[in-house]
Molecule: transfer RNA
Organism: Nitrososphaera viennensis EN76
RNA sequence: GGGGCCAUAGUCUAGCUUGGAAGGAUGUCAGCCCGGGGCGCUGGAGGUCGUGGGUUCAAAUCCCACUGGCCCCA
Numbered sequence: 001g002g003g004g005c006c007a008u009a010g011u012c013u014a015g016c017u018u019g020g021a022a023g024g025a026u027g028u029c030a031g032c033c034c035g036g037g038g039c040g041c042u043g044g045a046g047g048u049c050g051u052g053g054g055u056u057c058a059a060a061u062c063c064c065a066c067u068g069g070c071c072c073c074a
Base pairs, nucleotide, nucleotide: 001073002072003071004070005069006068007067010026011025012024013023020057028044029043030042031041032040050066051065052064053063054062
């Protein structure tokens, strides 16, 4: 210098190919349970989907650029 893959809640991850507006696990908080703790059960909060722009009635999803990480070629 050229090419490929990845980035989603504190952590891990599904959804992307096929656009209709984000789900699960774990953690955390509250309640139930218990003599107390743990386990278990129920519920809540927590995400502007890496950043900026474009297309569209509508973008995590399609397009472009950039940032970071990993890998390959030279």